This is a predicted structure of a 71-nucleotide RNA (transfer RNA) from a bacterium. Rfam family: tRNA. Rfam classes the family as a transfer RNA. It was read from a public genome assembly.

[in-house]
């Protein structure tokens, strides 16, 4: 170089173009003599700039960053 795959909360991981859910975690309660375990709330996200569209996490065309293959 060229051609494919991937990119969503701190971690894993879901979502026919129509409010982005869900474990585990992180904080606060409750429960317990103390911890775990249980059970409540809370917390936190679409990799990045364009286009398409009434509406993008999906679809389009660059770019980033990680992977696989040929060279």
């Nucleotide at each position: 170089g060229u051609g494919c795959c991937u990119a969503u909360g701190g971690u894993u991981u879901a979502a026919u173009g129509g409010u982005a859910g869900a474990a585990c975690g992180g904080c606060g309660g409750g429960u317990u003599g103390u911890g775990g375990u249980c059970c409540c709330g809370c917390u936190a996200g679409c990799c990045u700039g364009g286009g398409u569209u009434c509406g993008a996490u999906u679809c389009c065309c660059a770019g980033u960053a990680g992977g696989c293959a040929c060279c």